[in-house]
RNA sequence: GGGGGUAUAGUUUAGUGGUAGAACAACGGUCUCCAAAACCGUUAGCCAGGGUUCGAUUCCUUGUACCCCCG
Repeated sequence: GGGGGUAUAGUUUAGUGGUAGAACAACGGUCUCCAAAACCGUUAGCCAGGGUUCGAUUCCUUGUACCCCCG
């Protein structure tokens, strides 16, 4: 320099155009003499810009970060 992949919650991730889900973690509560465990609940997210579309996490494009391959 060229090609490809990935980017969603604090972490691991699902989601192929129509309300963004789960688990763990955190916090609150119930239970307990206390704590743990268990159960109930709460908080929290689409890497950034532009485009297409009635509607974009999803499609297109550019950039950024990381990973892989070629030279």
Transfer RNA from Parcubacteria group bacterium GW2011_GWA2_40_143, 71 nucleotides, folded computationally.
It was read from a public genome assembly.
Model confidence (mean pLDDT): 84 of 100.
Lineage of the source: Bacteria > Bacteria candidate phyla.